[in-house]
RNA sequence: AGGCACGUAGCUCAGUUGGUUAGAGCGCUUGCUUGACAGGCAAGAGGUCAACAGUUCAAGUCUGUUCGUGCCUACCA
Numbered sequence: 001a002g003g004c005a006c007g008u009a010g011c012u013c014a015g016u017u018g019g020u021u022a023g024a025g026c027g028c029u030u031g032c033u034u035g036a037c038a039g040g041c042a043a044g045a046g047g048u049c050a051a052c053a054g055u056u057c058a059a060g061u062c063u064g065u066u067c068g069u070g071c072c073u074a075c076c077a
Stems, first nucleotide, its partner, number of pairs: 001073007010026004019057001028044006050066005
C1' cells in the first nucleotide's frame, strides 16, 4: 500500500427482508429479607447504535468517506 470482517449500555452480545418503544445476560444503584455478609426477591439508572454525509415517508439495518480494532497479502530492511 491492497483485500476481507467488525464497531449497539461499564463488559459479553442479539437485533430477521429498512417498519413504528433500541433489547438480553453479567455488572451498577436503591429498597425488602439477615445480627452482619453472601444469596434471594422487587424496582431503577445507564445508549447521540464509532463519526460525518447521502438515499428513503421511514435507517442500528442500505450507500459513500473518515477513524478505530482484528485477520490476510504485498513491499522495504
Molecule: transfer RNA
Organism: Deltaproteobacteria bacterium